[in-house]
RNA sequence: UCCAGUGUAGCUCAGCGGUAGAGCGACCGGCUGUUAACCGGUUGGCCGUAGGUUCGAGUCCUACCACUGGAG
Numbered sequence: 001u002c003c004a005g006u007g008u009a010g011c012u013c014a015g016c017g018g019u020a021g022a023g024c025g026a027c028c029g030g031c032u033g034u035u036a037a038c039c040g041g042u043u044g045g046c047c048g049u050a051g052g053u054u055c056g057a058g059u060c061c062u063a064c065c066a067c068u069g070g071a072g
Stems, first nucleotide, its partner, number of pairs: 001071007010024004018055001025043006048064005
């Protein structure tokens, strides 16, 4: 320098162009002599950045940034 992949909640990851979700975590409560486990509830997001397409973009397109892998 070129090519590909990844970027979404505190963490690990889902998400046909049509209201952004799960598990774990955190917090509150129940249960228990206590803790753990279990049960219920609550809490959660500028979808990497900037543009473009579209009635509508996490999703499609372009550029850039970060990380990973490959080629030279």
Transfer RNA from Candidatus Xiphinematobacter sp. Idaho Grape, 72 nucleotides, folded computationally.
It matches the Rfam family "tRNA". The family's RNA type in Rfam is transfer RNA. Rfam links the family to the GO term triplet codon-amino acid adaptor activity.